[in-house]
Molecule: SAM riboswitch aptamer (S box leader)
Organism: Pontibacter ruber
């Protein structure tokens, strides 16, 4: 780096340091010198792995916080496409919803 498989409305910060950028990408809209990204430190949150314990048809919950993650705003909203309803009645446009993509972690396998 590809591939499966799950999960993504919840939950969580302060200093230092840096000096104009962040939010994945496209279009919004946000957040930022009442200091952004990035990098050190502490502290927290518990999504997936382990570890106990309770339950076991099928699965589940509770505890810690080892191991990765993660600590503005539903993955900040929308987004090939493909159904359904709505309006309209003819269809395109609009509006809602459902699948789905594509993004993120996190296990396995390669």
């Nucleotide at each position: 780096g590809a591939u499966u498989u799950a999960u993504a409305a919840a939950g969580a910060a302060g200093c230092g340091u840096g000096g104009a950028g962040a939010g994945a990408c496209a279009g919004g809209c946000u957040c930022u010198g009442u200091g952004a990204a990035g990098c050190g430190c502490u502290a927290g949150c518990a999504a997936c792995c382990u570890a106990a314990c309770c339950g076991c048809c099928g699965u589940g919950g509770u505890u810690a916080a080892g191991g990765u993650g993660c600590u503005a705003a539903u993955u900040c909203c929308u987004g090939a496409a493909u159904c359904c309803g709505g309006a309209a009645a003819g269809a395109a446009c609009c509006c809602g919803g459902a699948u789905g993509a594509a993004u993120a972690u996190a296990a396995a396998u390669u």